Predicted 3D model of a 72-nucleotide RNA (transfer RNA) from a Spirochaetia bacterium. It matches the Rfam family "tRNA". Its family is annotated with triplet codon-amino acid adaptor activity in the Gene Ontology. Rfam's curators write: Transfer RNA (tRNA) molecules are approximately 80 nucleotides in length. The RNAcentral record of the sequence draws on ENA.

RNA sequence: GCCCCCGGAGCUCGAACGGUCGAGCAUCGGUUUCGUAAACCGGAGGUCAGGGUUCGAUUCCCUGCAGGGGCG
Numbered sequence: 001g002c003c004c005c006c007g008g009a010g011c012u013c014g015a016a017c018g019g020u021c022g023a024g025c026a027u028c029g030g031u032u033u034c035g036u037a038a039a040c041c042g043g044a045g046g047u048c049a050g051g052g053u054u055c056g057a058u059u060c061c062c063u064g065c066a067g068g069g070g071c072g
């Protein structure tokens, strides 16, 4: 330098054909306990950035950035 993959909640993943983004764990509050843990109930928390297409974009297109891999 060229090619491929990937980027979403604190972490690991699901979403899908373009039509309100979800789960587990973690975290916070509560119930329970003499207390802690466990268990149960509830809460908060997210689509890498910029543009384009569209009535509508996490999803499609372009550029950039970050990470991983291959070739030279």
Stems, first nucleotide, its partner, number of pairs: 001071005007065001010025004019055001027043005048064005